Molecule: transfer RNA
Organism: Candidatus Moraniibacteriota bacterium
RNA sequence: GCCGAUGUAGCUCAGUUGGUAGAGCAACGCACUCGUAACGCGUAGGUCGCCGGUUCAAGCCCGGCCAUCGGCU
Numbered sequence: 001g002c003c004g005a006u007g008u009a010g011c012u013c014a015g016u017u018g019g020u021a022g023a024g025c026a027a028c029g030c031a032c033u034c035g036u037a038a039c040g041c042g043u044a045g046g047u048c049g050c051c052g053g054u055u056c057a058a059g060c061c062c063g064g065c066c067a068u069c070g071g072c073u
Base pairs, nucleotide, nucleotide: 001072002071003070004069005068006067007066010025011024012023013022019056027043028042029041030040049065050064051063052062053061
């Protein structure tokens, strides 16, 4: 330099014909217990890597850029 993959909650990841963003773990609260943990119930947490475009509507489609990983030279 070229090619490909990935980027979504604190972490690991879903979101697969474009239609108001979810799960598990973690955190916090409640209940339970003599008490703690586990189990149960609930709450909060997101400019979907950045910029632009298409569209009535974009996490999803298109372009550019950035970061990480892999391959080729």